[in-house]
RNA sequence: CUGCUGGAGAGGCUCUGCACAAGCAGAGCGCCGAAGGCGCAAGCACUGCUCUGAAACGCUCAGGCAAAAGGACAGCAG
Numbered sequence: 001c002u003g004c005u006g007g008a009g010a011g012g013c014u015c016u017g018c019a020c021a022a023g024c025a026g027a028g029c030g031c032c033g034a035a036g037g038c039g040c041a042a043g044c045a046c047u048g049c050u051c052u053g054a055a056a057c058g059c060u061c062a063g064g065c066a067a068a069a070g071g072a073c074a075g076c077a078g
Base pairs, nucleotide, nucleotide: 001078002077003076004075005074006073011029013028014027015026016025017024018023030065031064032063036061037059038058039057043052045050
């Protein structure tokens, strides 16, 4: 990296329009964090206040809040 398997959280919210079935789009509040993104502690370096500095921690831009899809991560195989 690839394949298979497992894989959480949060409104099947309200209004308007298109449809008139489902659904789609926009707006509105309320939420979630485990795609991605962003931020930092000790410490190291340096000796002037700077650099570097992890995450499943924080922020929620993005994404998501019935199912589907996605999904960090884990197991097995190559």